[in-house]
Context: one part of a larger RNA
Parts: sequence; C1' cells; structure tokens
RNA sequence: CUGGGCGUAAAGGGCGCGUAGGCGGCCUGGGAAGUUUUGGGUGAAAGCCCCCGGCUCAACCGGGGAAUGGCCUGAGAAACCACCGGGCUGGAGUGCUGGAGGGGGAAGCGGAAUUCCCGGUGGAGCGGUGAAAUGCGUAGAUAUCGGGAGGAACACCGGAGGCGAAGGCGGCUUCCUGGACAGACACUGACGCUGAGGCGCGAAAGCUAGGGGAGCAAACGGGAUUAGAUACCCCGGUAGUCCUAGCCGUAAACGAUGGGUACUAGGUGUGGGAGGUUAAUAAGUCCUUCCGUGUCGGCGAUACUCAAUAAGUACCCCGCCUGGGGAGUACGGUCGCAAGGCUGAAACUC
Repeated sequence: CUGGGCGUAAAGGGCGCGUAGGCGGCCUGGGAAGUUUUGGGUGAAAGCCCCCGGCUCAACCGGGGAAUGGCCUGAGAAACCACCGGGCUGGAGUGCUGGAGGGGGAAGCGGAAUUCCCGGUGGAGCGGUGAAAUGCGUAGAUAUCGGGAGGAACACCGGAGGCGAAGGCGGCUUCCUGGACAGACACUGACGCUGAGGCGCGAAAGCUAGGGGAGCAAACGGGAUUAGAUACCCCGGUAGUCCUAGCCGUAAACGAUGGGUACUAGGUGUGGGAGGUUAAUAAGUCCUUCCGUGUCGGCGAUACUCAAUAAGUACCCCGCCUGGGGAGUACGGUCGCAAGGCUGAAACUC
C1' cells in the first nucleotide's frame, strides 16, 4: 500500500465539545477546472513483441507493423463532481405552549440507626464461633429508660422504572442551571454528518495542603484453625473512607457492540406526551400516534445468537486489529509532587 476484519477468536478510542480534512438535500441559470467526444502535435533511434526478408541454419542483420503510463494544444458536450449566481423546505436550527425526570451546582433542614458521654433501674455475666479463645465486665459491663455529643448514610416508596455524553445520579425544602420529549403553528433557509491534532469531563484507589473522624476498615497487634496459615473465622485497629482547594487520568470505564442517516413482518410489557372512542365532568376502557426502555419472534445475518435500541440491507466519517511468548517490557520522548500515565520496539523463542 492492498485485502479481510473488530459482541464472545487479535481488534471500538472511557465519554463529550470541536479545528483541519473527508462526505453532504431539492429546483434553476452560468462559465467549463475535473469528466467526456473529436482533431492536431509530441512520445528519437536502437531494444522488447508480430509479420516478411538476407548471410547454407542460428546467433547476427535488413524492411514493415504493433506497442509507448502519458504530456501539450484546438474545437464540441454539460448528465455527474467542483465553482459562481438565484430560488425551495423535507435535513438542521429558532420562537410559542405544555408536562416528566435520583441530570448538575449551592445553601438550609429532618428522622431512624451505630458509637461515645452523663444520669436512673439492675447485679453477673456479655460478646464471639463450627467449637473456642483473645476481648469487655463487681472500679458495675451486657440489658433497659431518660438526656446529650458527633459523623456518615438516607429504610419503606423503589420498579428489567427514571435522568445523564460517559463516569455516574436516590431523605426533604429553597435558589441557580444543562439537556431531552410532545403539540399546533410561525420563522431562518442546507446553516448538515463525522472528526486526525486540540480542549474539556472522567468510578475507585492514590498524592499535596487544611479540616473532620460515628461506623467500616488495607497495614499492623492479638486469638483461633492448620503440618505450616505471613490467609479464610474471631477480638482490636491506623491510613483511608467524609469536607474544602489542587493533582492523578486509570478500570471487566461493558451492551466486552464508535457516531450519523435511510430502509426492512409482527406480538407483548413498561416510562413520558398528544389525539380519538365510550362513560356523566372524572378515574378508567378501547383505538391511533411520537419519544424512551425491556422481552418474544419472522425475513436477513448466523457458531452462539442478533433481530426497527440489528450483529439485517446500504452509504458517510473516525478509531483499531494483522500468530503465541518476550511485553504493554526496554530505550527515547512527553505528562505527573510521587505512584505512575501516554506513546511503544527488538533480539531471542515456539
């Protein structure tokens, strides 16, 4: 470079915004760069290939033809691509009305429970396990009642349910704020899709500084178990888990399935909206429709299975793979306070 691929065999970037670039709706006018038709010029000779001929053959040689990626230039065409001009509304967007939601940020508030402290009752155990022991307790524990402190998390509702691009989001109230959806019109008029670099977001753990610390709990100590037990079980327990500010930038960051658009039988559940039918205004019933989320299933694909939320049929753009080990290692570069991240080989070997 080309081919074939990327749910589970190697392979979808963790997710978004967006630069360059690539790709891009309908009608119409223009010139004519690409494209295309036709003419001219050039593409030396030799050689290669074909035919004929000359040395007795051949090598060799002569003649003719073919071939020559192409390039330059004149004239013509205008469907397609590109460009310039005009128009359109179906793509995209804006406005209006409306309801749904653990979407995000900040402040405040609440109750249950654990722990600790104070006080009352009470008097010998409690706790823990397979069984125990360490541990706690007559300096009064466990249990129980009253009061207080403090931190963290929010039972029921709660649901294959909702929201978010992903990570993720769940007590209540208020404030600030993003997105999606439905409905009927009005408006802009291709403003679109993707996206190398870039920028931003990004669970947990970890790091820096300051605070906080109830419960839990790496490390650590002890008790057991065992041949041993640097474990599994038990009693303790520090970082951490929480808050503020700043780093880190990883993951089975998973649907192990990149994004967009169009098309291709249905059945059934569920969340949000609109319309219709019936009822008496209503809850409700049934029907239609749009958006989301499940499940079963036909065509097609297919090993499993997927199946309008495609892994089907096509097109556009990006990322990635190319036997196993060595190795996500070494070296270099770059980022980071560090831990380490990103990029990423080879020898050798099977």
The part of an RNA shown here (small-subunit ribosomal RNA, central domain) has 350 nucleotides and comes from an uncultured bacterium.
The full RNA is in RNAcentral, with records from Greengenes.
It matches the Rfam family "Bacterial small subunit ribosomal RNA". For this family Rfam cites "Crystal structure of the ribosome at 5.5 A resolution" (Yusupov et al., Science, 2001).